[in-house]
Context: one part of a larger RNA
Formats: sequence, C1' cells, structure tokens
RNA sequence: GGCGUACGGUGGAUGCCUAGGCAGAGGAAGGCGAUGAAGGACGCGGUAAGCUGCGAUAAGCCUCGGGGAGCCGCUAAACAGGCUUUGAACCGGGGAUUUCCGAAUGGGGAAACCCACUGGAGGUCAUGCUCCAGUAUCAUGCACUGAAUACAUAGGUGUAUGAGGCGAACGGGGGGAACUGAAACAUCUAAGUACCCCCAGGAAAAGAAAACAAUAGUGAUUCCGUCAGUAGCGGCGAGCGAAAGCGGAAGAGCCCAAACCAGUAUUACUUCGGUGAUACUGGGGUUGUGGGGCCGGUUGGGGAUAUCCCGAGAAGUCACAAAAUUCAUGUAUAGUCUAACCGUCUGGAAAGUCGGGCCAUAGUGGGUGAUAGCCCCGUUGACGAAAUGCAUGGAUCUUCUUGAACCGGUACCCGAGUACCGCGGGGCACGAGAAACCCCGUGGGAAUCUGGGAGGACCAUCUCCCAAGGCUAAAUACUAACCUCUGACCGAUAGUGAACCAGUACCGUGAGGGAAAGGUGAAAAGUACUCCGAUAAGGAGGGUGAAAUAGAACCUGAAACCGUAUGCCU
Repeated sequence: GGCGUACGGUGGAUGCCUAGGCAGAGGAAGGCGAUGAAGGACGCGGUAAGCUGCGAUAAGCCUCGGGGAGCCGCUAAACAGGCUUUGAACCGGGGAUUUCCGAAUGGGGAAACCCACUGGAGGUCAUGCUCCAGUAUCAUGCACUGAAUACAUAGGUGUAUGAGGCGAACGGGGGGAACUGAAACAUCUAAGUACCCCCAGGAAAAGAAAACAAUAGUGAUUCCGUCAGUAGCGGCGAGCGAAAGCGGAAGAGCCCAAACCAGUAUUACUUCGGUGAUACUGGGGUUGUGGGGCCGGUUGGGGAUAUCCCGAGAAGUCACAAAAUUCAUGUAUAGUCUAACCGUCUGGAAAGUCGGGCCAUAGUGGGUGAUAGCCCCGUUGACGAAAUGCAUGGAUCUUCUUGAACCGGUACCCGAGUACCGCGGGGCACGAGAAACCCCGUGGGAAUCUGGGAGGACCAUCUCCCAAGGCUAAAUACUAACCUCUGACCGAUAGUGAACCAGUACCGUGAGGGAAAGGUGAAAAGUACUCCGAUAAGGAGGGUGAAAUAGAACCUGAAACCGUAUGCCU
C1' cells in the first nucleotide's frame, strides 16, 4: 500500500409522519370605494426585536347576546403589576375611535412630506401659535352674472346630485397581430385567437317576427342533444363548415312615437271673437284574420249623471308605474344537551392480550405514553338569537279597470335623409360568386294600407310578415373571497414558488427574476453536581428518561468520502 473483518466519523438517501398543498362536489356569496377602498408608511405593550391585532380612545373603547372560571395574543419563558361569579378572558351582532400616504380630492411633491386660504374656537395687550370644519376635477340640473356684438351666445361664479380608484374568471363593445398550417408562398389558415382600450352585471348579451317554412304548418330569446362533418364554402389546396326540422331545459310578456282631445309657456297674424306655429305636460293609442283616430247608430252595474262617488274586480315593487310599515315562517352570523367498561398479563406507558359486560337513530373522524364504539373532543339525535342581514308568505299599502263590444261611414295616423339604388368595404359556414340577407362609408333618394318588406340574382303567381323607438325574469357562463365535505391526489428534490415569518433573503438601474430551509422526547423530565480545558469549543463522570449512538449540528441514519484496530498478501 492492497483486499477483508470489526468499530467509528462524515453525509443526509430511505422508511414512517404532516402542520401545507392539489383536484372536485355542495352551500352561500358575487363586490369594496369621496361616510375615503384595495394596498401601505409610521406608531400603539410596564420591560417589546419580529409576527398578529389595533390607531393618539392605538394587542384596544361602548353596547347587546353567547360563555362560565379563569385571564392579561404568538415566537416565549420570566419579573413586576393588574382584571375576574357586581360574570373577566374568549366567541358572535351592532356601534364608537380610526395618525399619515394612497382614486387622494386646498396647492405642491423625490408616496407616507412641505406650504396655504376661508369660517369658527382656544391662547396673547397684540402678532406669531394651536384645534375644528371647508376649499380638487369632470358631468348633469338649477340660479346669478356676462364678451367680441344690440338681443343673445361663448365664458365666469355659486349651488345640488353623481362620477373618479381597486378587484380572479365569466359578458358586451371598439381596435387587432405574428409564429404556424398549406410539407415553399402571396389568396387562404392560425383567428376575430393572443394582446390593447372602453363599459357593465351577478350574471351579461339576446328577446316578443318587416321570423321560419312550403301547399302542411310553426309561433320571442337563450342553452343542450340531434340534424352533420351533412348542405355548402374553398389557390375546390390546406382547411372552414351551417340552418330548418326533431328531442329536451326554461317559459312571460309589455311600454312608447303618431293621428285626435285638453292644458301651460313663448311667439306670429288678427275683422280683437279668435286662428296658427314651436316646445313641454296630461289624456288617447300600440296592431297584421291590418290596427288606431274621428263621425253616426245599437247594446249597457247603481247613483244628483258632466267631472265624480259607492260598489265590484285585478295586479304588484325583478320587466309591464312606484315607496314603505308590520306580522309569521325559514335561514345566515355565537352556541346548548346528548348513550355505553371494568379487571388481568406484558410493557416506560394499554387503547394490545386474556376474561367478563354495556350503548348504538351514535362502530364518520381526531386525540389520549402502542391499535379505544363505551377515557376526552366529537358523532347521532334534539334544541337555540337580544342584534343585523337574506328568502318566502300574509296584512296594511300602492296602482289600475269600471266600459267595452258590434254595425256603418270617413281616409286623419301608423317611426325619413329612413327603406331602396350606384360605388367601396365588413358580417353572415358562404373567399364577388348566379350572391340574396344584415351592417358601415360615400353619392343619390321613396311610399302610409289601392302602402311596405321577405321567401338566396331577377320577374310573375302564391305564401309569410309590418322595418327605420324602447323594456323584459328563467333555462346559460364564471369562481377571487367564505363555509362544509370528498379523493385508486402529493407527502418535504413531491405537492403551490412558498408545510418553516416567502413573493421573503438574494440578483437586477428597471421591467423583472427568485431560492434554500419540516421531525428530541409520551412529557423538557432540555443534564443538578464534579473533573479536563482558556471563566472556551469540545468532552469524561454523574443525573433524567423506556431509550442520550433520542443531548438540541437532536426519529430512522443508506452510499460516495475519511479514519482506528486487526487477519492475510506484498
């Protein structure tokens, strides 16, 4: 030196564990904000670094409930001092306080700072000073004022109301790629995707036929299944890709504009009787077997009949108009009661063994010194709210109808720079195509029921429908945050980046990037005392403990790697 054996060191794999994650189901909720949010800065404790909580009333204040003997949060114990059966701590409802920054809003600003004005209060002889309240901008309404410029308008001032910012996805709208695919690439595709912007709600959007259909019919919208990878579109390439119908989920319908009547204001004309115009308000009216208006007639709940009243009926605050009170029930936010076991053996410890019992509408689960239905928490079952919220129902209440129907006449109304057409684009599964339909730009530009649109060029016949105004629940989409439950999900290089004081340390000018790090023991019983050493580090005794090779660099403790001792070989 090598090989082997034994015993160690180092190291932290493996096993076991779980405080944390992941995924899903159900419930509930779907917002917060100028009454100052989200998020922060700085403070607040007797001693106080961080976390948590809170805000100069500062680990808290008041009140109403629950709770019932201890308490003054955690790391984290201690000392000091307190509170508490006159009910503390703790839990929940309501309220008060809530510095400074932040939309940040008096002005400024390098966020958490600086400097003001107006009014009021305190203080001073007075000023300085202090405290309280207000003072941003935009939009809309109203009032006052008011240029060029007479009236006016713009502008200005004041006042009232609202907005502003944040938030995971889902929704509507305005913009809108490229990589890629086409085995290249340009139309095309990717894709109206990603991304940017605006806006909204608990959902949004859509929605009560100028719709489909086809000789038969349907009857708003939305969503699912099918139709169907069909009909079609397509350098007819790659690819894109319906609809009707049928079966389901859900189910709900309404209001204006106009004609006509009345009123108010302004205004024009006037024969001063009025007649027009414009704007606003009220009545009327809302339809496609066309509807409505106006005129005449017929019929008619009651009452002085002209308004109106009584009575009757109907609906409802989630559309069709709109506010509130009260009661009941349920529910959410604290909680309450709840059955049944002992002995023996082993062991440090019994829940294990053995023996004998018991409960069960409870043998889900967790804990307890090993594996517990009967030890503890629970579970099961049964109860519970002063206060606040939500839902449902009733009542009060509010509102509406009370005239409509029929017959005849009249031709007054029925959404205009609209429909439609040319040109240029976009959307429709549909790429200009035979290209209808819908939308936008641009230039032209109708009709009012003897009217108008559609049925995939266009025309005729036939059929369906009534545009150019508006509202509308449910079925549908999503889940940041809250509660409960579940898992042939993970188990510390896994599972979130983060089981641990993690979006931290650290890196970067910045946008941004972004870790590592869990486990003594049943219980700290965390080693009194002695010795070596430097008043060390570290150890030897001794003590605790079942165990200390469980001693905090702490469960188990693999391998690489490093030693000590020894056998053999050299």
Large-subunit ribosomal RNA, domain I from a Betaproteobacteria bacterium, 570 nucleotides, folded computationally. Rfam family: Bacterial large subunit ribosomal RNA. Rfam links the family to the GO terms ribosome and structural constituent of ribosome. The coordinates come from a structure-prediction model, not an experiment, and the mean pLDDT is 83.